RNA sequence: CUCGACAAUGGCAAACCCGCUGAAAGGCGGGGUCGCAAAACCACCGGUCUAAGGGACUUGGUCCUAAGACAGCGGGGCUACCGAAG
Numbered sequence: 001c002u003c004g005a006c007a008a009u010g011g012c013a014a015a016c017c018c019g020c021u022g023a024a025a026g027g028c029g030g031g032g033u034c035g036c037a038a039a040a041c042c043a044c045c046g047g048u049c050u051a052a053g054g055g056a057c058u059u060g061g062u063c064c065u066a067a068g069a070c071a072g073c074g075g076g077g078c079u080a081c082c083g084a085a086g
Base pairs, nucleotide, nucleotide: 002086003083004082011036012035016031017030018029019028020027021026034072041077042076044075045074046073047070048069049068053065054064055063056062057061
């Protein structure tokens, strides 16, 4: 450097519940613990979610749209604890 063990010390926390927040998706805090060796961090690429605002229309509501989100969807970038085997 790579790699990731029935190792050690520790860490994180899906669903669900409660509170706060947001138009929503979602976020934050508490409980919880499905899982995670980067489930730390960054929306750069692809993807997904939402559609307040804006736009279109057959004016019914429907459709389009990210300037909003997701890092626990994949890729990429970047930093880091430990040290069996290779």
A computed fold for an 86-nucleotide RNA from a Gammaproteobacteria bacterium, annotated as c-di-GMP-I-GGC riboswitch aptamer.
The prediction has a mean pLDDT of 90.
Taxonomically the source falls in Gammaproteobacteria (Bacteria, Pseudomonadati, Pseudomonadota).
The sequence was found by an Rfam model in a public genome assembly.
It matches the Rfam family "c-di-GMP-I-GGC riboswitch aptamer". Rfam links the family to the GO term cyclic-di-GMP binding.